[in-house]
A computed fold for a 270-nucleotide part of an RNA from a Candidatus Zhuqueibacterota bacterium, annotated as large-subunit ribosomal RNA, domain VI. Rfam family: Bacterial large subunit ribosomal RNA. The coordinates come from a structure-prediction model, not an experiment, and the mean pLDDT is 88. Lineage of the source: Bacteria > Pseudomonadati > Candidatus Zhuqueibacterota.
Context: one part of a larger RNA
């Protein structure tokens, strides 16, 4: 900017990339062959290796915003409790996310049309010949199939919805110029934010509201706070007490914050 108004949404698929591997064993069967050793094809099932997506329920890892032990040292007047600093001070767990060493799943089936090959019928050239006329079979490969992009595919496709005026001079008309009034449909700006992300883009939502923070519940982590009582000279135990803290996790809840308003985008289309 194009897609001969302008949108919202659904899609068709021209085109493109993507996968594309393989073992072992079981059975068939000690069957067919084979004089014996030995020992299949086809066909059936069953687990691996490599590889590729995808998650996060298990198993692990990480978690410098969670819990808890603990040294030194300073500070909170001081006990008591704590808070700064010493790699995150050290150690021991660990939630969400992100992880692989976990977990699911694919790497299947199926057509079509060949390759070398193997054939049918069959002449030239009374015979033979798969070829010359005709006409079949065959591959981890080649089109499809499967998964992903996909109408700038300028051949710019398709469908369904929704949007928007009058008047006035010229002109046959297409269509040229003006005037008023209007500014739809929808889009974006801004804010709350995201399993979306360098910025932009994309979702999800802006009171007709659960988007996000808070609150509460609840999951989940840690492991039984403080303070107070009891037993002990005391160190220290116990009892309140599954105690008290609790970051990303699930839900409910408008308390706070998405307020308020502006901007593009025209007025039925050569």
């Nucleotide at each position: 900017c194009g897609u001969a108004g302008g949108a919202u949404a659904u899609u068709u698929g021209a085109g493109a990339g993507g996968c594309g591997c393989u073992g072992u064993c079981c059975u068939u069967a000690g069957u067919a062959c084979g004089a014996g050793a030995g020992g299949a094809c086809c066909g059936g099932g069953a687990u691996g290796g490599a590889u590729g997506c995808a998650c996060c329920u298990c198993u692990a890892g990480u978690g410098u915003a969670c819990c808890a032990g603990u040294u030194g040292u300073c500070c909170c007047g001081c006990c008591a409790g704590g808070g700064g600093c010493a790699c995150u001070g050290c150690u021991g767990g660990g939630u969400a996310g992100c992880u692989a060493c976990g977990u699911g799943c694919g790497u299947a089936u199926u057509g079509g049309a060949u390759a070398a090959c193997c054939g049918c019928u069959g002449a030239a050239g009374g015979c033979a010949u798969c070829u010359a006329a005709g006409u079949g079979g065959g591959a981890a490969g080649c089109c499809a199939a499967c998964c992903u992009c996909g109408a700038g595919a300028u051949u710019a496709g398709a469908u369904a919805u929704c949007c928007c005026u009058u008047c006035c001079g010229g002109g046959u008309a297409a269509c040229c110029g003006g005037a008023a009034c209007u500014g739809a449909a929808g889009g974006a700006u801004c804010c709350u934010u995201c399993g979306a992300g360098a910025c932009g883009a994309g979702g999800a939502g802006g009171u007709u509201g659960a988007u996000a923070g808070g609150c509460u519940g609840c999951a989940g982590g840690u492991c039984u706070a403080a303070g107070c009582g009891c037993a002990g000279u005391a160190a220290u135990g116990u009892g309140u007490u599954a105690a008290g803290c609790c970051g990303a996790g699930c839900a409910g809840u408008a308390c706070u914050a998405a307020u308020a308003a502006u901007c593009c985008g025209u007025g039925c289309g050569u």